[in-house]
RNA sequence: CGAUCGAUGGGAGAUGGCAUGCCUCCCCGAACCGCCGGGACAUCGGCUGAUGAUGCCUGCACGACC
Numbered sequence: 001c002g003a004u005c006g007a008u009g010g011g012a013g014a015u016g017g018c019a020u021g022c023c024u025c026c027c028c029g030a031a032c033c034g035c036c037g038g039g040a041c042a043u044c045g046g047c048u049g050a051u052g053a054u055g056c057c058u059g060c061a062c063g064a065c066c
Stems, first nucleotide, its partner, number of pairs: 009027005016057005022052001034047004
C1' cells in the first nucleotide's frame, strides 16, 4: 500500500418531521435521484405517492357533518 473477514461507526431507500426490539442497500469513485407511452436520441404527453414498511404529526386534495 492492496485484498478479504469481523467489530464499531456513518450514510441512503422519487416531496416535510419524529419514532421503531423493523427491512434492504452502500462505505464516499458508493447506496439513492418514481412510473407509463411514442421515439435511435433529444423531446413531447400522461400517472401514483408526503412511509422502504408501520405509527403519529405537519402540509396538500376530495367528501360528509356542525

Predicted 3D model of a 66-nucleotide RNA (Fluoride riboswitch aptamer (crcB RNA motif)) from a Rhodanobacteraceae bacterium. The sequence was found by an Rfam model in a public genome assembly.